[in-house]
RNA sequence: AGAGUUUGAUCCUGGCUCAGAAUGAACGCUGGCGGCGUGCUUUACACAUGCAAGUUGAGCGAGGCCGGGUAGCAAUACCCGAGUCGAGCGGCGAACGGGUGAGUAACGCGUGGAUAACCUGCCCAGAAGUGGGGGACAACCCGGGGAAACUCGGGCUAAUACCGCAUAACACCGAAAGGUCAAAGGGGCCCGCAAGGGUCUCGCUACUGGAGGGGUCCGCGUCCGAUUAGCUAGUUGGUAGGGUAAUGGCCUACCAAGGCGACGAUCGGUAGCCGGCCUGAGAGGGUGAUCGGCCACACUGGAACUGAGACACGGUCCAGACUCCUACGGGAGGCAGCAGUGGGGAAUUUUGCGCAAUGGGCUAACGCCUGACGCAGCAACGCCGCGUGGAGGAUGAAGGUCUUUGGAUUGUAAACUCCUGUCAGCAGGGAAAAAGCGACCGGUGCUCAUACCACCGGGAGUUGAUUGUACCUGCAGAGGAAGCCCCGGCUAACUCUGUGCCAGCAGCCGCGGUAAUACAGAGGGGGCAAGCGUUAUUCGGAAUUAUUGGGCGUAAAGGGCGCGUAGGCGGCCUGGCAAGUGGAAGGUGAAAUCCCUCGGCUUAACCGAGGAACUGCCUCCCAAACUGCUUGGCUUGAGACCGGGAGAGGUGAGUGGAAUUCCCAGUGUAGCGGUGAAAUGCGUAGAUAUUGGGAGGAACACCAGUGGCGAAGGCGGCUCACUGGACCGGUACUGACGCUGAGGCGCGAAAGCGUGGGGAGCAAACGGGAUUAGAUACCCCGGUAGUCCACGCCGUAAACGAUGAGUGCUUGGUGUAGCGGGUAUCGACCCCUGCUGUGCCGAAGUCAACACAUUAAGCACUCCGCCUGGGGAGUACGGUCGCAAGGCUGAAACUCAAAGGAAUUGACGGGGGCCCGCACAAGCGGUGGAGCAUGUGGUUUAAUUCGAAGCAACGCGAAGAACCUUACCUGGGUUUGAAUGUCGCCUGUAAGCCUCAGAGAUGAGGCCCCCUCUUCGGAGGCAGGCGGCGAGGUGCUGCAUGGCUGUCGUCAGCUCGUGUCGUGAGAUGUUGGGUUAAGUCCCGUAACGAGCGCAACCCUUGUCCUUAGUUACCAGCACGUAAUGGUGGGCACUCUAAGGAGACUGCCGGUGACAAACCGGAGGAAGGUGGGGAUGACGUCAAGUCAUCAUGGCCCUUACGGCCUGGGCUACACACGUGCUACAAUGGCCGGUACAAAACGUCGCAAUCUCGUAAGAGGGAGCUAAUCGCAAAAACCGGUCUCAGUUCGGAUUGAAGUCUGCAACUCGACUUCAUGAAGUUGGAAUCGCUAGUAAUCGCAAAUCAGCAUGUUGCGGUGAAUACGUUCCCGGGUCUUGUACACACCGCCCGUCACAUCACGAAAGUAGGUUGUACUAGAAGUAGCCGGGCCAACUCGCAAGAGAGGCAGGUUACCACGGUAUGAUUUAUGAUUGGGGUGAAGUCGUAACAAGGUAACCGU
Repeated sequence: AGAGUUUGAUCCUGGCUCAGAAUGAACGCUGGCGGCGUGCUUUACACAUGCAAGUUGAGCGAGGCCGGGUAGCAAUACCCGAGUCGAGCGGCGAACGGGUGAGUAACGCGUGGAUAACCUGCCCAGAAGUGGGGGACAACCCGGGGAAACUCGGGCUAAUACCGCAUAACACCGAAAGGUCAAAGGGGCCCGCAAGGGUCUCGCUACUGGAGGGGUCCGCGUCCGAUUAGCUAGUUGGUAGGGUAAUGGCCUACCAAGGCGACGAUCGGUAGCCGGCCUGAGAGGGUGAUCGGCCACACUGGAACUGAGACACGGUCCAGACUCCUACGGGAGGCAGCAGUGGGGAAUUUUGCGCAAUGGGCUAACGCCUGACGCAGCAACGCCGCGUGGAGGAUGAAGGUCUUUGGAUUGUAAACUCCUGUCAGCAGGGAAAAAGCGACCGGUGCUCAUACCACCGGGAGUUGAUUGUACCUGCAGAGGAAGCCCCGGCUAACUCUGUGCCAGCAGCCGCGGUAAUACAGAGGGGGCAAGCGUUAUUCGGAAUUAUUGGGCGUAAAGGGCGCGUAGGCGGCCUGGCAAGUGGAAGGUGAAAUCCCUCGGCUUAACCGAGGAACUGCCUCCCAAACUGCUUGGCUUGAGACCGGGAGAGGUGAGUGGAAUUCCCAGUGUAGCGGUGAAAUGCGUAGAUAUUGGGAGGAACACCAGUGGCGAAGGCGGCUCACUGGACCGGUACUGACGCUGAGGCGCGAAAGCGUGGGGAGCAAACGGGAUUAGAUACCCCGGUAGUCCACGCCGUAAACGAUGAGUGCUUGGUGUAGCGGGUAUCGACCCCUGCUGUGCCGAAGUCAACACAUUAAGCACUCCGCCUGGGGAGUACGGUCGCAAGGCUGAAACUCAAAGGAAUUGACGGGGGCCCGCACAAGCGGUGGAGCAUGUGGUUUAAUUCGAAGCAACGCGAAGAACCUUACCUGGGUUUGAAUGUCGCCUGUAAGCCUCAGAGAUGAGGCCCCCUCUUCGGAGGCAGGCGGCGAGGUGCUGCAUGGCUGUCGUCAGCUCGUGUCGUGAGAUGUUGGGUUAAGUCCCGUAACGAGCGCAACCCUUGUCCUUAGUUACCAGCACGUAAUGGUGGGCACUCUAAGGAGACUGCCGGUGACAAACCGGAGGAAGGUGGGGAUGACGUCAAGUCAUCAUGGCCCUUACGGCCUGGGCUACACACGUGCUACAAUGGCCGGUACAAAACGUCGCAAUCUCGUAAGAGGGAGCUAAUCGCAAAAACCGGUCUCAGUUCGGAUUGAAGUCUGCAACUCGACUUCAUGAAGUUGGAAUCGCUAGUAAUCGCAAAUCAGCAUGUUGCGGUGAAUACGUUCCCGGGUCUUGUACACACCGCCCGUCACAUCACGAAAGUAGGUUGUACUAGAAGUAGCCGGGCCAACUCGCAAGAGAGGCAGGUUACCACGGUAUGAUUUAUGAUUGGGGUGAAGUCGUAACAAGGUAACCGU
């Protein structure tokens, strides 16, 4: 510090996800040791049991025990004790310490102040006092009640308990005078008989001050919601009084009517706050466990008492809920103390030890108490440290895994050798944490005192829970100690096997449908390590809420427009102030934490010390630039005044012509109208057309213009009236008066609504006609609201420049509108120029790009509005506005990993331009109809083997299925097998021939008994048998493959290097102008070159030449024949087959751009590629082929292999493709007569001849071929048939044959005779062909024993037509649109149906919280009453009275309650509404291309 993910690719926007750190964690697997920490985050749920706050006998009176003493026989009684226990009275403490976070949005907390408005026990200091009396009540005793808890009555008694009296200030009240207020004693020692006194000390009382602690008040800060906007009657203030330690509406009475709130009151939700902790570069964000500060709470609610302090966790009272006890009458309790239990929960420990230390309470002290605390236990919960060994060791062991079978890897890893000894184990030693207390000794002080006491110093002795712990030493022995996750990318790490869209994985993208580095296992590897992963949560990455640090033309986002309130911001000069601002100083910012340094535990974690820091707040001083406030001024911002011209600016009134429609009248006659074509409609009752006249409403042609005006919406005939704004020119005025603008107010197209008019045309709805599969549409004929006017609503639009307003600044060019200036002119133009408006093009700059560019989307400032992934949704609920429609405001659950912008390359378009092709057109001939052949589908079958499937499968693989082929079926039989290689062993069998069985394969038997070399032992060869390595498979996968092939397409294209342009994908080149069959060539050109294609080179054919002439040929010469190159001879010709020539737009003319090229011509056998062939670019179709072959993987191995017999591939209701033959006279038949090419031939072609009607047979000359043979038909000549199912046509069938072959039954071909079917030119549709072509005629070959209408070749005869490119199909190129990229056979929308999820509405129902009104009123406090009752004080001899009080009653306040009525929130609800999601459902086709009616917005 980034990365993955939207796309075919790109850039951007934007969300989602990951890598990091962290945790009081939990879960899974695993687990050696130690140190230091941490440990109910959930039910503030309920709690059994034990403990957690007591102490004091030196405050007091009894009592028990022990010891001693006295008395007594004893029981027992009494007395004593620096003894002990101990209930009670009294004191102090219990308000601390410990727990928890429910409540609380608050002066609760934090920070800084105030208290002249306060309190303070114990402690410290100071300075005083401590005199003298009195009456009670517990304990105890007696009696009563009760189950208990406990309680009642009577009686006795002490005090540091209680109450007077005295004293009384530096205290309190009061202006003063004056008045008022206290106490308690205990212990030690000494003197003394005692009384009493002295002294020390601890106490006590009143007071002053301090320290520490607390109360109260104030400034500032402190979460979310406006779908909470108004709240408030003790409310705000005053006066008086009450109350409190103290201010205060804190309370009461009276008076006034205030107080709070958009700087967010009130209400609702959530929450203890902070130091800190986590994260982060920081700013921030999150959090508030452990430690520390504050607050609040103690079963829930209320209340006070006591006290220095509480409205009190282990106190009291009341109410409530719950639990327990009960004799049913009544009682008891409060773990959010430490342990522990149940429950809840994913989840959180021992009912431990000790007061040794630290701290606290009481005490004179010793001490006692202390679940605070110190320790231990449990838990890998966290952090830190250590170990599980180290070195050597190659046969690179075995085993595992992989393998191309060679090996590689695990791997120096192990074994093995030599070492070491941490931890754990055993044995031994063994701290520190201890300070205190303290017999005793010394000193000082006090004192009459050497006593007591206090203080200081020394000090025998004594105190450890942890703990025999830390630590040290020794012993033995590598011995006891490694797992977890991951390995497709992000992200370090790869193979095999299994599985087969299954099982499963997954943080995101995504893996899995038979070769999965993604599932599962294994081997190997990577990471971390006593842990490792997962889950959850927080911050980060995320500049993804943007202060630092984002945006708003098209990605989400500018309010429809203006006026203007609050607010924010604001020109130049000057003086002052000092709020902001800058600086200096002081106070504070607790400690801990963080950081730095040093130190202590062996190190570290951890701990200690010092420093720094704590970015903050407060006080005070200085400065005065800037902001602010204020004084005075200025004119440039703004406004004003004067003079002008422009304008569809607005409102009202009037008025004009054209046109449509309607009415009247005339002329006139059969149609009009409408459409793609029609029909509905109108018209003989006279339309349409035309002429004249009239009525009425609406809109204003031309001018008219990216012209004008207006804030926007918007505004268009003409005239008048009223009226707003802008602009230009001028000025001697005002003097910052300005900009923006949350709320607010106003304006606001169309549609729509209300009332009343109006209504010509147009026209939702509606009716009809068409179209269509349907057509609730598009088209047509009609037609009502509406459109128009007046008044009132509505308040929205793609209200758009998708661009808020204002101000300033920043190169230019060119139009246009308004006003002005200058030069010139007689004048007008032209020209130059200023301001304002409105356009276009472009510089810098900006932008993701497109684009914007002085009218900014540039550079800046000010203010407002708005955005934060897509969907759900501008929906629901709530509020508000509206007559309604609806508007404004405006969520969530749930769901997806995208949605989106711009640009790029393709592809596509019922987009456009250009061009080509037997593509259409023009022609010729076919197919589709018939019969047959052949292939396919289907069906059938034991099998009808398999493949090929639009073009580009279907006379295709198959250049030839009777057996074989053959892969299929039936049956028989076989298992190292039918072939090859190799090794080992055995044999000389075997093979061959013959016989038998059998359908054959095969089996049985017989005959036969191998060859070479030899040292005779044997070796080798060959063949067979047995065994091994291994064969075999036309079994599967062409979607694992090679190779080969088809197709687009012989279409003209496809690319590269360098350069340039672009952020980039990419572009350029290759586009453009011409031209071509061609990316062929030329020109132009940020391109210049190049490659694969095109063309050419190759073959063939057409002309000529040269060479060579046998088997070809024969002109001339010669011979010969009935005839024939038959013969001699010849190589001239034809021909053969080698090599050359020739054609190149080379020449001429024209056109063209002076080019390329095209047109015409000449010459030429051939002319513009002469004809034909071979040749097939980058690629596409997962095209075809595993059955030609090869091959990975999988499968079979007495079978899915191999052999054999027979059958099948030849089936047959039917459908399709390709062909043949025909339907006839351009013909059939008969007879006669000609002319090819190219092949092929000895396992062959076969002549002449004979036989047969013929197929053919017999026989065999010749030919291994330019020699011989196969071997022509149409044509031509003559004859016949005469338009018919025929002398056409030949299917089918019968009979008889021929040939091939082992064999023609299933199932061959041919022949003869006989038979003589359909068919008379073929519907929709569709195919081929542009010249030696179509058409037509035959011939040959391959395969092949035989079998061709097929295929591949060959020649013979030999046409017609092409105006042209509108249309169909295919293709090329440029351009355009795109929501397509599996690329239009694309994408995609909505209803319906099904499943499922969350949400809304809903008669209601059930809870929570809360307001208001009334009612009620426990305990308590205060007031009043107090007739009942009362020790202290006063008076009194007493009785009694008084003062003061108690019980009780009552009033006020008030908790839990009750009634009524609201608000709010949650849950639930028959039914209902839409929404989301869900491989293959239904209906249509809305959108994306002109998407086939351009789309979209509002209504």

A computed fold for a 1499-nucleotide RNA from an uncultured bacterium, annotated as small-subunit ribosomal RNA.
The coordinates come from a structure-prediction model, not an experiment, and the mean pLDDT is 85.
It matches the Rfam family "Bacterial small subunit ribosomal RNA".
RNAcentral holds the sequence, with entries from ENA and SILVA.